[in-house]
RNA sequence: GUGGCAUUAGUUCAACGGUAGAACAUCUGAUUGUGGUUCAGAGAGUUGUCGGUUCAAAUCCGACAUGUCACC
Numbered sequence: 001g002u003g004g005c006a007u008u009a010g011u012u013c014a015a016c017g018g019u020a021g022a023a024c025a026u027c028u029g030a031u032u033g034u035g036g037u038u039c040a041g042a043g044a045g046u047u048g049u050c051g052g053u054u055c056a057a058a059u060c061c062g063a064c065a066u067g068u069c070a071c072c
Stems, first nucleotide, its partner, number of pairs: 001071007010024004018055001026042005048064005
């Protein structure tokens, strides 16, 4: 330089163009002599950035950024 893949909660990952979720972690409560385990609940997201298409975009299209793989 060329091509592909990835980017969503603190972390790891889901999500037919139609209300963005789960697990772990965190916090609160119950249980326990204390802690752990277990149970119940809560908080936490401009879906990498900027545009475009659409009644409606995490999802489709373009550019850019970062990471990664292959080729040169």

A computed fold for a 72-nucleotide RNA from a Caldisericia bacterium, annotated as transfer RNA. Rfam family: tRNA. The family's RNA type in Rfam is transfer RNA. The prediction has a mean pLDDT of 82. The sequence is in RNAcentral, with records from ENA. The organism belongs to Caldisericia, within Bacteria.